Predicted 3D model of a 314-nucleotide part of an RNA (large-subunit ribosomal RNA, domain IV) from Dasysiphonia japonica. The full RNA is in RNAcentral, with records from ENA. Taxonomically the source falls in Dasysiphonia (Eukaryota, Rhodophyta, Rhodymeniophycidae, Dasyaceae). The gene name in the source record is rnl.
Context: one part of a larger RNA
């Protein structure tokens, strides 16, 4: 030097990207315990005291009271604000465990049994020894409270009639050709004919979509309001500088001596929004962001120490 351990005066996170690591806690008894809350939780909450032994008491024991302090052992740091997923549970064997996946709950939607749906070239099987409270596929993603408008496109469904499909097929009748009513050709007749596509209706928990400019109130700003053009209709509740905000370290408040980070609140949403679910949440989480207590060699700033190794010199 390096590795693994141990210890540090005063400070205590000033280190960093960030308390990464490290170090605090910790057993058993006892007391006691807060917002919140789906009334089960939270919760071991936090929080306090006691906890070797030995003495005195006591028949003994526990308990009590006094003495004592390394004499080992068990071995959670706590607590707060928020975001994201309710939860256990799964995942990129060898960089990622998570906000992805799943999941219980929810809605559309196909399927009546020889079932839809899937292997499959055919059999033939799976579904199911089930039968709509079953089964398949999409999308969502406990439980609250909710889930607005728009069917003009695009897909899905229905559909009586008519038009394309059909200059084509099938039939009929003429003509030629032929031994022939078989056959080929050729012309006429328009009487028949599926799917699709037009059209038409419905259908957003189907892909999907959800406006502009102009004025106006008796200080001043701002418009409850009117005008006006466009649209299938023009964003409804809720949230909103968001895991979405460009301008932006946004404006105001909180915390700090000082904060682009966080919490609150405002709306001017560059470019939020309602099962590609919106919006709150108790419980949980090796998730993420910020704050406090305790605590430390993480740092001011480094020293020593034992033990392994390396070098170097004998």
């Nucleotide at each position: 030097u390096u590795a693994u351990a141990u210890u540090a005066a005063a400070g205590g996170a000033a280190c960093u990207c960030g308390g990464c690591a490290a170090a605090c806690u910790a057993u058993u008894u006892u007391u006691g315990u807060a917002a919140g809350u789906u009334c089960g939780c939270g919760a071991u909450a936090a929080a306090a005291a006691a906890u070797a032994c030995c003495a005195u008491u006591u028949a003994a024991a526990a308990a009590a009271u006094g003495g004592g302090a390394u004499a080992u052992a068990a071995c959670g740091a706590a607590a707060g604000c928020a975001a994201c997923g309710a939860c256990u549970g799964g995942u990129u064997a060898a960089c990622a465990a998570a906000a992805c996946c799943a999941c219980a709950g929810a809605a559309c939607u196909c399927u009546g049994c020889a079932a839809a749906u899937u292997u499959u070239a055919a059999u033939a099987a799976a579904g199911a020894u089930g039968u709509a409270u079953a089964g398949g596929g999409u999308u969502u993603g406990a439980a609250g409270c909710c889930u607005g408008c728009c069917c003009a496109g695009u897909g899905c469904u229905u559909a009586a009639a008519a038009a394309u499909g059909a200059a084509a097929u099938a039939u009929a009748u003429u003509a030629a050709u032929g031994a022939a009513a078989a056959g080929u050709u050729a012309a006429u007749a328009u009487u028949a004919u599926a799917a699709a596509u037009u059209u038409a209706a419905g259908u957003a928990a189907a892909c999907g979509g959800c406006g502009g400019u102009u004025c106006u109130a008796a200080c001043u700003a701002u418009a409850a309001g009117a005008a006006u053009c466009c649209u299938u209709a023009g964003g409804u509740a809720g949230c909103g500088a968001a895991a979405u905000u460009c301008c932006u370290u946004g404006g105001c408040g909180g915390g700090u001596a000082a904060a682009u980070u966080c919490c609150g609140u405002c709306c001017u949403g560059c470019a939020u929004g309602a099962a590609u679910g919106g919006c709150g949440u108790a419980a949980c989480g090796a998730u993420u962001g910020c704050u406090u207590u305790a605590c430390u060699g993480u740092c001011u700033c480094u020293a020593a120490u034992a033990u392994a190794a390396a070098u170097u010199c004998a």